[in-house]
Source information:
Model confidence (mean pLDDT): 83 of 100. The RNA shown here (small-subunit ribosomal RNA) has 1489 nucleotides and comes from a metagenome.
């Protein structure tokens, strides 16, 4: 110390998550030991049972149990002495010690002060004293009421119980005086005089223990103050004992603490009141701190004790295991009445995820009481349970490779990984068992002895251990008794197979999962930690993610709509002074434990001991004064003032003003005006638009008019007048910080709207017609009303925007303007204030800002803290309303944002191209036919191709075959291939039979090489067996191939240069070109992959060559290049040669490079082809083949026969062939190219009308065949018709092919003679030897083309041009798209689901006001009734009690308020959901910005 997520990609901003630490924890799996520590966080909920506070006989009266020991005895018992002691008076404690956190936001804690306003039993230490007398009550005994708790009466009785006198002062109280001190009231000593007043207890074993009184200590504790102590302003006021005085009363003590009377105070934005939570601290988690959260065990403080009030007692209490009243509960009863309070320690029930034994001991420590012995102590020590933490320890070390066996994986019979593990050999022996031994924790008190005045000390001697025979120690045996759990897509260590198939499941956060899951579930294999692993809950870190250390607000959340302005906050020079702040020494304090460091102890560590530091902290005191406060006092630069000019759509009120609209009124005039994309509404013959004239009226001010100007801001516009505000600008005369900011709070604040009046011309929400349109409550259009205008008041919002607060200082510069200044200024440089443009530094996520800052700084003020819900709901405040203002939770997302990139996009722009439009020719769409294709129909009509870029396509050729598909018949190591074992035989071949075959059954023929004679090979059959087969599925697992954008000009790299960085540049710019073709410039510079060209064909010459082609010239001839011969042309097919903007001229940037020309067969790529760049479409094929994986093996696999792929109501490409005269029909006559042939082309001849037969010559082919080229051309008939046009259908008779043409072939031939007279929307080809039109050939192929691929005849038109349409290339611009516009994306409805808000009510919860009524108690009075101490005259005094009244006074009632939650028919909006309906409002100029 980070890291994962918003994007195609990138900075940023910003949230969500993770990793590490923590824990009184639950839970899940697992578990061997020990050690220390720790355990009801919920129900301050109820509580069964036992124990937690006694004790003292050396206080007292006794004697109910028990013991001894004597006596007696009716043998039950009794009586005495002694130890002892129940119950009871008395004394001390019981107010400690333990629990728990209800209440509490408080002097409750915590510090740190005062205390001159206080108490303090037991303890100490001085000081005096303990002298004399009374009367009583408990128990005991007797009676008596009660179920019982319990009480009542009678009589007797003691004390360290009570009382009364004595004695008193240093003591209290009161009045002086002195002397010191002091902190304001005063305090301290001292000393007087007086006066009042007040003690007391005894006990024994004679050693002591006790009692009073009084000073002083010590320890405890009360009170009071300064500082600090949780959230909410959607809680702004609040207090009548209230503040304060003043007497007086109560208190241990000040004191409204209570009470009379007085005053009217007191607290509060530096948060009073109210609500809401909450014991506080020392610590404790956690951070680098600073923080932040926490407050379990320990340790201080505080509060409570069933809830609630109340007092007694007492040194202390308003008391946990006391008391009295109310109240809820529970218990027990004879129903009268009466008992209870585990937040003590075990438990138990009950909530809960959840938290422990009705355990032992007083041995040690501590407490209480007691002279002591001892009693009592669930305080404490100790033990048990429980991995709850935390710390140690072990489960074995070493050697050992045929890398064993099994598992898993494989690329597969080899490997590899488990894995030196294991086995095997040797070693150890903590731990656990057994076995023997066995502590420290204990000094003591005690009683004895010495010492000693007294405390006391010392010697020896006795006794005392719960834990525990525990710890620890030492021997025995033997590896013997001991490993889980989590994870393994990335963050984040660790990987592979199976199995499922968006199912099951997983997930902390991105997300996995739809058939090849390292993300589910198992295994193998590994990572990690380890007696424990993981989940989950929770708290700080990371989060600089609330920021003081240490952020921000132009566009990411964020500047207030502007000013003035109060409180606060800050704040100019200089001087003195002072010490608040500040700063340094010093001293208390900061408890202890915790933390850190040193050192020690338990083997070690956790633990624990000790001593140090450390506690940032508060008080106190001393000093320093620079800075900041305070005081006084000076200064002129900040700010004000004045005077002198200057500038402005600056305000407000009042005048006038022209031009235009419109209306109206009069003329002129006739049919249309007006509107729109195009129209209609509408307006007009009742005379409209137009023109002219007058005339009213409102409302705005053209031009100037500007990145111009004024104003806080909103805003301000004809001239002109009054009144007003400001600004600069010079003078530098005056005041003398007199400032700046600015919460709250006051004023202004556009438009809309909102009262009241008025006005009302144009325009114009709503409304209404007319239009579009699928719909049109919208855009257009024709009306038009609120409004807009004036006047008064209201409202208080806006992209109220520079999306940038106010002031104040520094920091380069150019260059415009508008107002001043310099001196007379048109020039010139300068100097203020202003408004704009570029820009340096510097910032900034970047775009950008950049002296008018978003730069360096300072000062104050607002505002932000993840999106959504929501500026919404409540709940205030303002308004007539409409509204504003303040303002949020529940849920719910993992994003939402900002700024720039690079795509694609666009009904954005600029340039280009293309048979893309145009211009042209011909077609397709209308028939008929053929051939695909859908659809339907079959048992099957096998599959596949599906928008350009399937549909004459895979198929270049389905009668069997083919074939994949149906029926049916067979077969199973198989139709075909390769091994092994095992039997058998040769095999081939021929024939018969049954059958549709297929197969089956039989019959004959035959008996292979090679040999060592054992046997082997090679074929063949039958079993077995590993394997084989699948045209079975996934083209979205795949290779290879192919299509298409697009033959389109484009797609990239390396270096270098900007940028933070995606990326840019280069590749864009200016020309150019078919071209990212090439030139020029240029932070680029080269390169690559395409483009050219390199290669085939074709055009023109040449040179080689001359059969089977040729044939000029010569001979020959049957008259055919036929022969002799020729090497010339043709033409063959091998080589060169020609074109390169090469020459001229123009244009052009001295270029690329274009026009045009000349030569040339051929001219600017000659023509034509092959040749297809990164890549796109998860494009096409698992059916050419290949190939994981997954399926299936008597079947999906083979065989066979017959059927089907050829079906037909339709629909849709492609196509032939017409419709006819530019044609048909006959007849005659010419010219090709390039092909293809031995299972082949087949001549000639001859037969048939003919398809075709007989036929065989020649040909392995420049030699024969195929072969007829046709259109054309020359004659002739048709004469415009459903025809002499067209050929479908059908009939009948053939041919050929082939095992076989029924289904289902091709042709002939004669007969039939059907649609069809140019084909609606719409569409397709083609730019030249092309389109059109002619015919030939071939692959395939037994047969079977109108398809396909070639070839040749013959041969046009048209392009003006780039608006448009389709495609496409470059470069801008927008953008919320990125699966990229077939995007993205909005509300309404409908349906399920949350959760919230309103709602008639209803039901709790707290809390305030009157009022009623008042337990128990204290306090007052009152005391007729009652009463032991003292007085007494004996009568009765004093005095006290009871009980009565009275103030306060709890729970209780009763009315009425506040406030908070629950429920709540119906309702309202949000949220989120798979593909639902409607429609298209954003996003592109989103198609009305």
């Nucleotide at each position: 110390a980070g890291a994962g997520u918003u994007u195609g990609a990138u900075c940023c901003u910003g949230g969500c998550u993770c990793a590490g630490g923590a824990u009184g924890a639950a839970c899940g799996c697992u578990a061997g030991c020990g050690g220390c520590a720790g355990g009801c966080c919920u129900a301050a909920u109820a509580c069964a049972u036992g124990c937690a506070a006694g004790u003292c006989g050396a206080g007292g009266g006794g004697u109910a149990a028990u013991c001894a020991c004597a006596c007696u005895u009716u043998c039950g018992g009794g009586u005495g002495u002694g130890a002892a002691c129940g119950a009871c008076c008395g004394g001390c404690g019981c107010a400690c010690g333990g629990g728990u956190g209800c209440g509490u936001a408080a002097c409750g804690c915590g510090u740190a002060u005062a205390c001159a306003a206080c108490c303090u039993a037991c303890c100490c230490a001085c000081a005096a004293c303990u002298g004399g007398g009374g009367g009583a009550u408990a128990g005991c005994c007797c009676g008596g009421a009660g179920a019982a708790a319990u009480c009542c009466g009678g009589a007797u009785u003691a004390a360290u119980a009570c009382c009364c006198c004595a004695u008193a002062a240093u003591g209290c109280a009161u009045u002086g005086a002195u002397a010191c001190c002091g902190c304001a009231u005063g305090g301290u000593a001292u000393u007087a005089u007086u006066u009042g007043c007040u003690a007391a207890a005894g006990a024994u074993u004679u050693a002591u223990c006790g009692g009073u009184u009084g000073u002083g200590g010590a320890u405890g504790g009360a009170c009071a103050u300064g500082c600090g102590u949780c959230u909410g302003a959607u809680u702004a006021g609040u207090u009548a004992g209230u503040u304060g005085g003043u007497g007086a009363g109560g208190u241990a003590a000040c004191g409204g603490c209570u009470c009379a009377c007085c005053a009217a105070g007191g607290c509060a934005a530096c948060g009073a009141u109210c609500a809401g939570u909450a014991g506080g601290g020392g610590g404790u988690c956690u951070g680098a701190g600073a923080g932040g959260a926490u407050g379990a065990u320990c340790c201080c403080c505080c509060a409570c004790a069933c809830u609630g009030g109340u007092a007694c007692u007492g040194a202390g209490a308003u008391a946990c295991g006391g008391a009295c009243c109310a109240g809820a509960c529970u218990c027990c009863u004879a129903c009268g009445g009466g008992a209870g309070g585990c937040a003590g320690c075990a438990g138990u029930a009950g909530g809960g995820a959840a938290u422990a034994u009705u355990g032992g001991u007083c041995a040690a420590u501590g407490g209480g009481c007691g002279c002591a012995a001892g009693c009592c102590u669930g305080a404490a020590c100790c033990a048990g349970c429980c991995a709850u933490g935390c710390c140690g320890c072990g489960u074995g070390c070493a050697g050992g490779a045929u890398g064993a066996c099994g598992g898993c994986c494989u690329u597969c019979u080899g490997g590899g990984u488990u894995g030196u593990a294991a086995a095997c050999u040797g070693c150890u022996u903590u731990u656990a068992u057994c076995a023997g031994g066995g502590a420290a924790g204990a000094a003591a008190a005690c009683g004895g002895c010495c010492a000693u005045g007294c405390g006391u000390g010392g010697c020896a001697g006795a006794u005392u251990g719960a834990c525990g025979g525990u710890a620890c120690c030492u021997g025995a045996a033997g590896a013997a008794u001991a490993a889980g759990c989590a994870c393994c897509g990335g963050c984040u260590a660790a990987c592979u197979c199976c199995g499922u198939g968006c199912c099951a499941g997983c997930a902390g956060c991105c997300g996995c999962g739809g058939u090849a899951a390292u993300a589910c579930g198992g295994a193998g294999g590994g990572u990690g930690c380890a007696a424990g692993c993981g989940u989950u809950g929770u708290c700080a870190g990371g989060a600089u993610u609330u920021a003081u250390u240490g952020g921000g607000u132009u566009u990411a959340a964020a500047g207030g709509g502007u000013g003035c302005g109060u409180a606060g906050g800050c704040g100019g020079a200089u001087u003195a002074u002072u010490a608040a702040g500040u700063c340094a020494g010093u001293g208390g304090u900061g408890a202890a434990a915790g933390u850190u460091u040193g050192c020690g102890g338990c083997u070690c560590a956790a633990c624990c001991g000790u001593a140090a530091a450390a506690g940032u902290g508060c008080c106190a005191u001393u000093g320093a004064u620079a800075c900041u406060g305070g005081u006084a006092g000076u200064c002129u630069u900040g700010a004000g003032u004045a005077c002198a000019g200057u500038a402005g759509a600056g305000g407000u009120a009042g005048g006038c003003g022209g031009a235009a609209u419109u209306u109206a009124u009069g003329g002129u005039g006739u049919a249309g005006c007006g509107g729109u994309g195009a129209a209609a509404u509408g307006c007009a013959u009742a005379g409209a638009u137009a023109c002219c004239a007058u005339a009213a009226a409102g409302a705005a001010c053209a031009c100037c008019g500007a990145u111009a100007g004024c104003g806080a801001a909103g805003g301000c516009a004809g001239c002109u007048u009054a009144c007003u505000a400001u600004a600069c600008u010079g003078u530098a005369a005056c005041u003398g910080a007199c400032g700046c900011u600015g919460a709250g709070g006051c004023a202004c604040g556009a438009a809309a709207g909102c009262g009241u009046g008025g006005g009302g011309a144009g325009c114009g929400a709503a409304c209404a017609g007319g239009a579009u349109u699928a719909g049109a409550u919208a855009c257009c259009c024709u009306g038009g009303u609120a409004g807009u205008c004036c006047a008064c008041g209201c409202u208080g919002u806006a992209a109220a925007c520079g999306a940038u607060g106010a002031a104040g200082a520094c920091u380069c510069g150019c260059u415009g303007u508008u107002g001043g200044c310099g001196a007379u200024a048109c020039a010139c440089a300068g100097c203020c204030a202003g408004u704009g443009g570029c820009c340096a530094a510097g910032c900034g996520a970047a775009a950008g800002c950049g002296u008018u800052a978003a730069g360096u700084c300072u000062u104050c003020c607002a505002c932000c803290u993840g999106g959504g819900g929501a500026g919404u709901a409540c709940g205030a405040u303002c308004g007539c309303a409409a509204g504003a203002u303040u303002g949020a939770a529940a849920c719910u997302c993992a994003a939402a944002g900002g700024a720039a990139u690079u795509g694609a996009c666009g009904g954005g722009g600029g340039c280009c191209c293309g048979c893309a439009c145009a211009a042209g020719c011909g077609g397709u769409g209308g028939a008929g036919c053929a051939u695909g294709u859908g659809g339907u129909u079959u048992a099957a009509u096998u599959c596949g191709a599906u928008g350009c870029a399937a549909c004459g396509c895979g198929a270049g050729g389905a009668a069997c075959c083919u074939u994949a598909c149906c029926u049916g018949g067979g077969u199973u190591u198989g139709a075909a291939c390769u091994g092994c074992g095992g039997g058998g035989g040769g095999c081939c071949g021929u024939c018969a039979c049954a059958g549709a075959g297929a197969u089956g059954u039989g019959a004959c023929c035959u008996u292979c090489c090679c040999u060592u004679c054992g046997g082997g090979g090679a074929c063949u059959c039958c079993c077995g067996u590993a394997g084989a087969g699948g045209u079975g599925c996934u083209g979205c697992a795949u290779g290879g191939c192919u299509g298409u954008c697009g033959u389109c000009a484009g797609c990239u790299c390396g270096u270098g240069c900007c940028g933070u960085g995606a990326g840019g540049u280069g590749u864009u710019g200016g020309g150019u070109u078919a071209a990212g073709u090439c030139c020029c410039g240029c932070a680029a510079c080269g390169a690559g992959c395409g483009c050219a060209a390199c290669c085939c064909c074709u055009g023109c010459c040449c040179c080689u060559a001359g059969u089977u082609a040729c044939c000029a010239g010569c001979g020959g001839u049957u008259c055919g290049g036929c022969c002799g011969g020729g090497g010339a042309c043709u033409u063959u097919a091998g080589g060169g040669g020609g074109a390169c903007u090469g020459c001229c001229g123009g244009c052009g940037u001295c270029a690329a490079g274009c026009c045009g020309g000349a030569g040339g067969a051929a001219g600017g790529u000659g023509g034509g082809g092959a040749c297809g760049a990164c890549g796109u479409c998860a494009a096409g094929u698992c059916a050419u083949c290949a190939u994981g994986g997954c399926c299936u093996u008597u079947a999906u696999g083979u065989c066979c026969a017959g059927g089907g792929c050829u079906a037909c109501a339709c629909a849709c490409g492609u196509g032939c062939u017409a419709c006819a005269a530019u044609g048909g029909g006959c007849g005659g006559u010419a010219c090709a190219a390039a092909g293809g042939g031995u299972c082949g082309c087949g001549a000639a001849a001859c037969c048939g009308c003919g398809a075709g037969g007989u036929g065989g010559a020649g040909c392995c082919a420049a030699u024969c065949c195929c072969a007829a080229a046709a259109a054309a051309c020359c004659g002739u008939c048709c004469u415009c018709a459903g025809u002499u046009c067209g050929g479908a259908u059908u009939g009948c008779a053939g041919u050929c092919u082939g095992c076989a043409a029924c289904u289902c072939g091709a042709c002939u031939g004669c007969a039939u003679g059907a649609a069809g007279u140019u084909g609606g929307a719409a569409u397709c080809g083609c730019u030249a030897g092309u389109a059109a039109u002619c015919g030939c050939g071939u692959a395939u192929c037994a047969g079977a083309a109108c398809g396909a691929c070639g070839c040749g005849g013959u041969g046009a038109a048209u392009a003006c041009g780039u608006u448009c349409c389709c495609g496409g290339g470059c470069c801008u611009u927008g953008u919320a798209c990125a699966c990229a516009c077939c995007g993205c994306c909005c509300g309404u409805c409908a349906c399920a689901u949350c959760a919230c808000g309103a709602a008639a009510g209803u039901c709790g919860g707290u809390u305030g006001c009157a009022c009623c009524a008042g337990a128990a108690g204290c306090c007052a009075g009152u005391g007729g009734g009652c009463c032991a101490a003292c007085c007494u005259u004996c009568g009765g005094g004093g005095g006290g009690c009871a009980g009565c009244u009275g103030u306060c006074g709890a729970a209780g009632g009763u009315g009425u308020g506040g406030u908070c939650g629950g429920c709540g028919a119906u309702u309202g909006g949000g949220g989120u959901g798979a593909a639902g309906u409607c429609g298209u409002a954003a996003c592109a100029a989103g198609g009305u910005a």